[in-house]
The part of an RNA shown here (small-subunit ribosomal RNA, central domain) has 346 nucleotides and comes from an uncultured bacterium. The RNAcentral record of the full RNA draws on ENA and SILVA. Its mean pLDDT, the model's own confidence on a scale to 100, is 87.

Context: one part of a larger RNA
RNA sequence: UUGGGUUUAAAGGGUGCGUAGGCGGAUAAAUAAGUCAGAGGUGAAAACCUUCAGCUUAACUGGAGACUUGCCAUUGAUACUGAUAGUCUUGAGUUUGGUCAAGGCAGGCGGAGUGUGUAAUGUAGCGGUGAAAUGCUUAGAUAUUACACAGAACACCGAUUGCGAAGGCAGCUUGCUGGGCCGACACUGACGCUGAUGCACGAAAGCGUGGGGAUCGAACAGGAUUAGAUACCCUGGUAGUCCACGCCGUAAACGAUGAUCACUCGCUGUUUGCGAUAUACAGCAAGCGGCUGAGCGAAAGCAUUAAGUGAUCCACCUGGGGAGUACGAUCGCAAGGUUGAAACUC
Numbered sequence: 001u002u003g004g005g006u007u008u009a010a011a012g013g014g015u016g017c018g019u020a021g022g023c024g025g026a027u028a029a030a031u032a033a034g035u036c037a038g039a040g041g042u043g044a045a046a047a048c049c050u051u052c053a054g055c056u057u058a059a060c061u062g063g064a065g066a067c068u069u070g071c072c073a074u075u076g077a078u079a080c081u082g083a084u085a086g087u088c089u090u091g092a093g094u095u096u097g098g099u100c101a102a103g104g105c106a107g108g109c110g111g112a113g114u115g116u117g118u119a120a121u122g123u124a125g126c127g128g129u130g131a132a133a134u135g136c137u138u139a140g141a142u143a144u145u146a147c148a149c150a151g152a153a154c155a156c157c158g159a160u161u162g163c164g165a166a167g168g169c170a171g172c173u174u175g176c177u178g179g180g181c182c183g184a185c186a187c188u189g190a191c192g193c194u195g196a197u198g199c200a201c202g203a204a205a206g207c208g209u210g211g212g213g214a215u216c217g218a219a220c221a222g223g224a225u226u227a228g229a230u231a232c233c234c235u236g237g238u239a240g241u242c243c244a245c246g247c248c249g250u251a252a253a254c255g256a257u258g259a260u261c262a263c264u265c266g267c268u269g270u271u272u273g274c275g276a277u278a279u280a281c282a283g284c285a286a287g288c289g290g291c292u293g294a295g296c297g298a299a300a301g302c303a304u305u306a307a308g309u310g311a312u313c314c315a316c317c318u319g320g321g322g323a324g325u326a327c328g329a330u331c332g333c334a335a336g337g338u339u340g341a342a343a344c345u346c
Base pairs, nucleotide, nucleotide: 004317005316006315007300008299012314014201015200016199017198021194022193023192025088026087027086029084031082033081034080035077036076037075038074040072041071042070049065050064051063052062053061054060091191092188093187094186095184096183097182098181099180100179103177104176105175106174107173108172109171110154114150115149116148117147118146119145120144121143125136126135162169163168206247207246208245209244210243211242216240220236221235222234223233258313259312260311261310262309263308266291267290268289269288270287271286272285273284274283277280295302296301319346320345321344328339329338330337331336
C1' cells in the first nucleotide's frame, strides 16, 4: 500500500462532554477550486518496448515510432464535491401542557434487629460443633423484664420492575436540582453525526488529615481437624467497613457486543404516556423481556434492543511464551497507574 477482522478464537477505549479533523438533508441560481474534455508547451539523451536496417548470425550498433501515466498555461463542459449569496422543513433544537422514576445533592424523622450499660426476677450452666475444645459463668452468666446509649443497614412491598452516560441508585419526608417520554400548535432554519489530543465523572480495595467505631472482619492469637494444616470449622480480634475533606484511576468497569442514522417476516408478556369510542379496550409512541423465521454465523447462537442489509466517524487486532515485563518518559504521598519493546525460545 492492498485486503481481512474485533459476543465466545488476537482484538470495542470504563463512561460522558467536546477541540482539530473526517463525514453530512431538500431546492433553484450564479461561480468554476476539485472533476471531465479538446488543442498547445514542456517532460534531455541513453536505456526499456515495437518496427526497419548494418556487421555471414547473435550479442552489439544505427534510424524511426511508442512510452515518459507528470507539470504549466489556455479554450470549453457543469452532473457530482467545494466555496458564494438565497429559499425550505422532514434532521436537530426551542416553546407550551402533562406525566414517570431506588436519577443526583443537602437536611430532618422512624421502627425492627445487634451490641453495651444500669436495675430487677432467677440458678447452674451458657455458647459452639460432624463431634469437641478454646471462650463466658457462683465476683451470679445464659434466659426473662424495664430503662438508657451507640453506630450501621433499611425486612415485607420487590418484580425477566424502574431510573441513570457509565460507575451505580432502595425506610419515610422536606428543600434544591438534572433527565427521559407523551400530546399539541407555534418558532429557529441544517444549527447535524462522529471525535485524535484534552477535560470531567468513575465500584471495591488502598493512601493522607480529623472524627466515629454497633456489626462484620484481612492480619494476628487460641481451640479443633489432619501424617502435617501457615487452610476449610470454632472462640476472640487489629486495620478496615461508617462520616467530612483530599488523593488513587483500576475491575470478568460484561451485553465479554463503540457511537449515530436508515431499511428489513411474525407471535407473546410487561412498564409509562396518549387514547377513536362501543367505558373497557383496539390502536399509536417510548422503554424492558421471552419465543421463532428469512438472513448471518465455524458453531453455540443472534434475529426491528441484530451478531441481518447499507452509510459515516473513532478505538483496537496480527502465533504461543518472554511480558503488560525491562528501559525511558509521565502521573501519584505511597501502593502503583499510563505508555510499552527486544534478545532468546517453541